[in-house]
The RNA shown here (c-di-GMP-I-GGC riboswitch aptamer) has 78 nucleotides and comes from a soil metagenome. The sequence is in RNAcentral, with records from MGnify. Of the family's consensus pairs, 95% are formed in the model.

RNA sequence: UCGAUAAGGCCAAACCUUUCGUGAGAAGGGGACGGAAAGCAACGGGUCUUUCAGGUGGAAGACAGCCGGGUUGCCGAA
Numbered sequence: 001u002c003g004a005u006a007a008g009g010c011c012a013a014a015c016c017u018u019u020c021g022u023g024a025g026a027a028g029g030g031g032a033c034g035g036a037a038a039g040c041a042a043c044g045g046g047u048c049u050u051u052c053a054g055g056u057g058g059a060a061g062a063c064a065g066c067c068g069g070g071u072u073g074c075c076g077a078a
Stems, first nucleotide, its partner, number of pairs: 002076002010035002015030006033065001039071002043068003046063007
């Protein structure tokens, strides 16, 4: 660099549920669609929320399991 019909493990979408939040959503429990960074982190783009404006926008937020880039990292066949 790459990613097995390998080994041992890991994470956990939808949905249900409890709590928190105006909200997007978050955290715990159940649950597995998937994942080799589905670890971390909002830098660029994107989507979404709240609020202000009412000429395409401003402000404050959410999403890392949307894409790119950053950073750390388990295993080891070809």

The prediction has a mean pLDDT of 88.